[in-house]
Context: one part of a larger RNA
RNA sequence: AGACGGGGACCUACACAAGCGGUGGAGCAUGUGGUUUAAUUCGAUAAUGAGCGAGGAACCUUACCUGGCCUUGACACCCCGAGAACCUUUUAGAAAUAAAAGGGUGCCUUUUGGAACUCGGUGACAGGUGCUGCAUGGUUGUCGUCAGCUCGUGCCGUGAGGCGUUCUGUUUAGUCAGGUAACGAGCGCAACCCUCGUCGUUAGUUGUAUUUUUCUAGCGAGACUGCCCUCCACAAGAGGGAGGAAGGCGGGGAUGACGUCAAAUCAGCAUGGCUCUUACGGCCAGGGCCACACACGUGCUACAAUGGGGCGUACAAAGGGUAGCCAAGCAGCGAUGCGGAGCUAAUCUCAUCAAAGCGCCUCUCAGUUCGGAUUGAAGGCUGAAACUCGCCUUCAUGAAGUUGGAAUCGCUAGUAAAUGCCAAUCAGCCAUAUGGCAUUGAAUACGUUCCUAGGUCUUGUACU
Numbered sequence: 001a002g003a004c005g006g007g008g009a010c011c012u013a014c015a016c017a018a019g020c021g022g023u024g025g026a027g028c029a030u031g032u033g034g035u036u037u038a039a040u041u042c043g044a045u046a047a048u049g050a051g052c053g054a055g056g057a058a059c060c061u062u063a064c065c066u067g068g069c070c071u072u073g074a075c076a077c078c079c080c081g082a083g084a085a086c087c088u089u090u091u092a093g094a095a096a097u098a099a100a101a102g103g104g105u106g107c108c109u110u111u112u113g114g115a116a117c118u119c120g121g122u123g124a125c126a127g128g129u130g131c132u133g134c135a136u137g138g139u140u141g142u143c144g145u146c147a148g149c150u151c152g153u154g155c156c157g158u159g160a161g162g163c164g165u166u167c168u169g170u171u172u173a174g175u176c177a178g179g180u181a182a183c184g185a186g187c188g189c190a191a192c193c194c195u196c197g198u199c200g201u202u203a204g205u206u207g208u209a210u211u212u213u214u215c216u217a218g219c220g221a222g223a224c225u226g227c228c229c230u231c232c233a234c235a236a237g238a239g240g241g242a243g244g245a246a247g248g249c250g251g252g253g254a255u256g257a258c259g260u261c262a263a264a265u266c267a268g269c270a271u272g273g274c275u276c277u278u279a280c281g282g283c284c285a286g287g288g289c290c291a292c293a294c295a296c297g298u299g300c301u302a303c304a305a306u307g308g309g310g311c312g313u314a315c316a317a318a319g320g321g322u323a324g325c326c327a328a329g330c331a332g333c334g335a336u337g338c339g340g341a342g343c344u345a346a347u348c349u350c351a352u353c354a355a356a357g358c359g360c361c362u363c364u365c366a367g368u369u370c371g372g373a374u375u376g377a378a379g380g381c382u383g384a385a386a387c388u389c390g391c392c393u394u395c396a397u398g399a400a401g402u403u404g405g406a407a408u409c410g411c412u413a414g415u416a417a418a419u420g421c422c423a424a425u426c427a428g429c430c431a432u433a434u435g436g437c438a439u440u441g442a443a444u445a446c447g448u449u450c451c452u453a454g455g456u457c458u459u460g461u462a463c464u
Base pairs, nucleotide, nucleotide: 001464002463003461004460005459007458008457009456010455011454012453013452015448016447019411020410021409022408023407026301027300028299029298030297031296032295033294034292035291042053043052064287065286066285067284068283069282070281073125078123079121080120081119082118083117086103087102088101089100090099091098092097107114108113127276128275130274131273132272136270137269138265139264140263141261143259148187149186150185151184152183153182154163155162156161167178168177169176193253194252195251196250198221199220200219201218202217203216204215224247227241228240229239230238231237303404307363308362309361310360311359312358313357319350320349321348324343325342329338330337331336370401375396376395377394378393379392380391381390417440418439419438420437421436422435423434
């Protein structure tokens, strides 16, 4: 100087407390461990792994296994030889591939050849999701959006080092003020950026029946403790008030200092070294990644009457669409099919654009008109192809489950909780996931003793 303490002082945080809703029990979905397997490819493993890489494994993807094949190779560049390229058909085969037959003679040109492409050959080379994240770049998680981390000159100390950065007040903040052997400065904080909330203005189509309005999307205004009172040290600031759409950082986002964990990633990519080279490279078919005594994580649906069912009825936002979204109409109980209008979209469409909500009726506390797993049958859709292993519909079947032990998680306001809608990926989909959007809309916070994490100063130490 640090680190640590079941030392001290001060402070902060959904850290506790006060509340609301969950997880842990059930069924299912999904990920992981384990086991199994020819293979169940690989990675991620306290917090900081486990609906994670994967924003979508039937083939492909795919890296794994089994079998069949190739060896200058699927891909790049150089050299030599032949042929334009290319198209069609047949045979064998699971295909990869192999063999054969036929068609075709293009472009430039000095008529030698050249450009593109295909086949054959030679060797330099290609290739590796093989190893090492403890050789690396880049990127990322975490402490933590915590308020810290440093430097120049100077001063103090033999030196390591200290002061500055401590102290007092204050702040979300090393924020600011005062004081001060310090005076300044840098990276962080804040601000500058985006978005929402108010107003003005400009322009309005495809929006509005019409005008003001609403809406759309550019520009601008507005908030600064600016004004008043009180407190404080006449400071910084704090409490209250006025006006105001908004008040003291207005809400949300982006933004992550020096560093820590030899943290994660050689399988996104790049890359040193090592290693394979008729194979650890390459092609193909089938299988596997979906197994299942079990254990764990994350979720969905429930256990019901604040509810289930039936009928009627109301109100969004934000998105997507031409190999696409698909209207009207018709058929079907339905999934869906037929159909064909419009739309490169403020125009048409997904989409009556919602559901919880509201009104009426019914059920009356039961394993039920709760719950929907599981299974049977009949169908629909995508796709060469749904057996392993897709989704959807209808009918039938109706399991566990009566609120969940120890323990444990999230959340402080348009939040939690509840409710539906959209999108990326995508032929289809195992989406209950992920990322967004709106609708309805709470309770509680006395407080900082305790638990956890962190910051500043100080103290002890047999630790570095």
Small-subunit ribosomal RNA, 3' major domain from an uncultured organism, 464 nucleotides, folded computationally. It matches the Rfam family "Bacterial small subunit ribosomal RNA". Gene Ontology terms of the family: ribosome and structural constituent of ribosome. Model confidence (mean pLDDT): 83 of 100.